[in-house]
Parts: sequence; C1' cells; structure tokens
RNA sequence: GAAGCAGGCCAGACGGUCGCUGUGCCACCUCGCGUCGCACAGAGGAAAGUCGGGACUCCACAGGGCAGCGUAGCGGGUAACCCCCGUCCGCCGCGAGGCGAGGAUCAGAGGAACAGAGACGAGUCCACGGGCAACCGUGGGGUGAAACGGCCAAUCUCUACGCGGAGCAACACCAAGUAGGCAGACGUUGACGUGGCCCACCGAGUCUGCGGGUAGGUGGCUCGAGCCGUGCGGCAACGCACGGCCCAGAGGAAUGACCGUCAUACCCCGUCCUCCGGGACAGGGCGUAACAGAAUCCCGCUUAUCGGCUUGCUUCACUC
Repeated sequence: GAAGCAGGCCAGACGGUCGCUGUGCCACCUCGCGUCGCACAGAGGAAAGUCGGGACUCCACAGGGCAGCGUAGCGGGUAACCCCCGUCCGCCGCGAGGCGAGGAUCAGAGGAACAGAGACGAGUCCACGGGCAACCGUGGGGUGAAACGGCCAAUCUCUACGCGGAGCAACACCAAGUAGGCAGACGUUGACGUGGCCCACCGAGUCUGCGGGUAGGUGGCUCGAGCCGUGCGGCAACGCACGGCCCAGAGGAAUGACCGUCAUACCCCGUCCUCCGGGACAGGGCGUAACAGAAUCCCGCUUAUCGGCUUGCUUCACUC
C1' cells in the first nucleotide's frame, strides 16, 4: 500500500420567530384541572417486527392428570430466555474468523432419489466347486452416500428438563339508562367464571331475544433488573462496592413549521494539471440530506439504515 475479518461510537451544530405537550411558580376572573405570563423538560439506535423471556394485573397465592408445545455437547452468566459468554467436536476459509435443530437407532414404526443384477424385503450379474435337479457353498469385478452390515431422529417415537390462561383495550375507582322491565334456556344433582380436555377448587347467578336510550372521567403511568464515573473480582458474559444524576408521559394521541449562519458528504458548473485512465481547487450553486417516530415497563433477538469516526487482528506485495 492492497484485499479482508471481528467489534465499538456518532446519527449535523448554533441562533431567531411562531406554535404544541407536561411539571412548577405568579397574576386575573366567569373559580373551571379556566386564561395570561415566566422557568424547566420533551423520541430512537432501532421507538419497527411483536419473535423469545420477564415484571405487573385479573382469573385458586395456579393444584393434579392427559394431550399439546418448546429446549437439547459440556460448563457458566442472568429476574428469565429459543438470549449472552467460555470451551470441546464437526464443516467452510491460506488466515483473522464464520456456521452448526451437535441427547438416543441396545423399545417400536417409517424412509433411502439416480446408478446398479440386487437398496432394507432380501437377493444372485460373473467364475469355480458340489448336486440328477430344485438349489447350496466359496470367490470376484462393477454401481452407489450406503451391498447385509450399516445410515436417516430438521418422520413419528423414546429420554431429560421447562411451559396454567389472558393481557394496560390487563385491572381498580367515580359517575351512569350496559339500569329497571318482559319472554325463554341453563343452574345448589354446582351453571357461568377458564381461551385444549378431565379432575379438583370456588359458590348464585349466567346466557339469549324483545324493548329502551346514554357520557364519560380518573388512577394504573413511569424511580427503574435505571443512567454515568471510579475501584475490585472474573479469560469473558457478568457481579460487587462507593460516589454522582433524574432522563417524555401524550392518549384521536404533543415532541413541529419557517428563516439565517456554518460544517460534512455526494452531485452539477467553472478553472487548472494530465502519462487522456483521471486528478486538484482555502472557486461557484435558491442542488440533494439514511432508516424511521414513544403508547404499561424492562432484558434480548431479528429486520431497515445516507454517511462518518475509531480499536484490535489476518493475508499478500513492496521498501529499509
């Protein structure tokens, strides 16, 4: 210098004008979660897919059995996991590294394309020997992933371990015409509640139709397996200790629009250089600017992403 491998980080900056949401404070009145003003805060690395796991809530403080589903070398991490780390083995790569549904075929069932005489049932293509013959024995080449002894569990199955269901539209409270009324069905011989079934548990109402007419609001809600820094333990994932910090809570759903200056990358134009491949510019441009947007919260995985910065490592070439 070229080509790669494995990670980490950023996601334009500053200012002005006009708005939006939340919290706090002040003022005003028609005292309403009202209006004006001020201050502070206001999307992401994936907020996405809703795929795995949990917290939380309700149904028994989730109990037993069957069915079903998931996981699968070994060890560790974690609240937990189909996640992460380490390591063994196998495959791929010169290598840095990458990938792996990697228990069991001593129980039972099922399967094996093409080629080949014959493929899981057994059977005989060739030679030799035996036999009256049917056939039997021995040896051989060829095909194929595999030729009588094996293979496939990413086919059922077996083994071990794990899994109850529903989800913040959970759920609770206030208000209320989802009432009250009429008819039918089921139900204390246990209905409904429970979303695979049965048992067990609970215990008095439940469902359908007619008719009727309405109105929503508040909490849950964001302080948390939290973030940052330092030290220690550990190969690592990660853990512990100390110090510091408070970081959206909307809900027909705010987090925006416009302008200016500057920066970065690309594009276009211009100028210059050229070995005609291209290159340089501290020249110009009213040119372009990734993927995408919280919705109870968290840990992961996967997918999307204009570009930029950076760490460690590998292979090759050249120079000293």
Notes:
Bacterial RNase P class A from Usitatibacter sp., 320 nucleotides, folded computationally. RNAcentral holds the sequence, with entries from ENA. It matches the Rfam family "Bacterial RNase P class A". Rfam classes the family as a ribozyme. The coordinates come from a structure-prediction model, not an experiment, and the mean pLDDT is 76.